[in-house]
């Protein structure tokens, strides 16, 4: 060093949920408990998924459809970077 990931060993992270508060139209962050899980569950919205649909358009206009510049990397690739070292 580059691969793989152990019934090793340290040390992380935290799904649903649940309190309450901010911000936001919304999806949803952000905070405390939580643990169902993860060897990249670290970080980047690049790509393709998904949600949301303000603004903006179109209609038949008390509405209703389309739209992402919004959100998600713990949905599936792509980039960077990292413990720890049995086979």
């Nucleotide at each position: 060093u580059g691969a793989c990931g152990a019934a090793a060993a340290u040390a992380g992270c935290a799904a649903a949920c649940u309190u309450a508060u901010a911000c936001g139209a919304a999806a949803g962050u952000a905070a405390a408990g939580g643990a169902c899980g993860c060897a990249a569950a670290g970080c980047u919205a690049c790509g393709g998924a998904u949600c949301u649909a303000a603004c903006u358009g179109u209609c038949c206009c008390a509405g209703a459809c389309a739209c992402a510049a919004g959100a998600c990397c713990g949905c599936c690739g792509a980039g960077c970077u990292g413990c720890c070292g049995a086979a």